[in-house]
């Protein structure tokens, strides 16, 4: 130097033809035990890598840009 892919919660990942973001693990509190884990309930956590632009409306479409990873040469 060219080309693809990924980028969404602390961490592992969903997310249909745009319509107000979600699981599991982990965190914390109850419950339950003599006690502790375990099970159960239930709560918090998010400007959806960055700017823009389209649009009544964008995690999603479009454009620049970073960052990571393959590939080519």
């Nucleotide at each position: 130097g060219c080309c693809a892919a990924u980028u969404u919660a602390g961490c592992u990942c969903a997310g249909g033809u745009g319509g107000u973001a979600g699981a599991g693990c982990a965190g914390c509190a109850c419950c339950c035990u003599c006690g502790u884990a375990a099970u159960g309930u239930g709560c918090a956590g998010g400007u959806c890598g960055u700017u823009g632009g389209u649009u009544c409306g964008a995690g999603u479409c479009c454009a620049a840009u970073a960052a990571u990873u393959g590939g080519c040469u």